This is a predicted structure of an 84-nucleotide RNA (c-di-GMP-I riboswitch aptamer) from a Gammaproteobacteria bacterium.

């Protein structure tokens, strides 16, 4: 430099839930937390999963993503220590 790997060491993110803000809602920021993570860094490209405000409908809750999920799974890109 480039593969594989995640034993050590530093060091990093951060599920539930809790606060307080945006959101219709899903969910997201932030601050604590601390189930886990070797990409739980990024990117909705492909499946997939949640929400249903606008719209529409056969109008007692159907349908739909222009909303979301990267800690559902491929994909893609970049990247830290060690080791060979």
């Nucleotide at each position: 430099u480039u593969u594989c790997a995640g034993c050590a060491a530093a060091g990093g993110c951060a599920c539930a839930c809790c606060u307080u803000u945006c959101g219709a809602a899903a969910g997201a920021a932030a601050g604590g937390g601390c189930c886990g993570c070797a990409a739980a860094g990024c990117c909705a490209c492909c499946g997939g999963u949640c929400u249903a405000a606008a719209g529409g409908g056969u109008u007692u809750u159907c349908c739909c993503a222009u909303g979301a999920c990267a800690g559902c799974g491929g994909g893609g890109u970049u990247g830290c220590c060690a080791u060979c």

Of the family's consensus pairs, 90% are formed in the model. It matches the Rfam family "c-di-GMP-I riboswitch aptamer". Gene Ontology term of the family: cyclic-di-GMP binding. Model confidence (mean pLDDT): 79 of 100.